[in-house]
RNA sequence: AGCUUCAACAUCCCCGUAGGUCGGGCGCGUAAUCGCGUAGUGGACUUACUGGAGCC
Numbered sequence: 001a002g003c004u005u006c007a008a009c010a011u012c013c014c015c016g017u018a019g020g021u022c023g024g025g026c027g028c029g030u031a032a033u034c035g036c037g038u039a040g041u042g043g044a045c046u047u048a049c050u051g052g053a054g055c056c
Base pairs, nucleotide, nucleotide: 002055003054004053005052006051007050013042014040016049017048018047019046020045021044022043023041025038026037027036028035029034
């Protein structure tokens, strides 16, 4: 270098950080299909990174 695993830190608990994809919520528009916007989306997956532990 590569790989596996974990999140102590948190104004109950859970939640390391920032993106992406799919799905969901809410608002607006739409005849419908659907589009746009929005947010701790307590759903899944994925990329990079922070900090531990381990394998080689």

Source information:
This is a predicted structure of a 56-nucleotide RNA (nadA riboswitch) from an Acidobacteriota bacterium. The model forms 100% of the base pairs in the Rfam consensus. Its Rfam family is "nadA riboswitch". By type it is a small RNA. It was read from a public genome assembly, where an Rfam model found it. The coordinates come from a structure-prediction model, not an experiment, and the mean pLDDT is 85.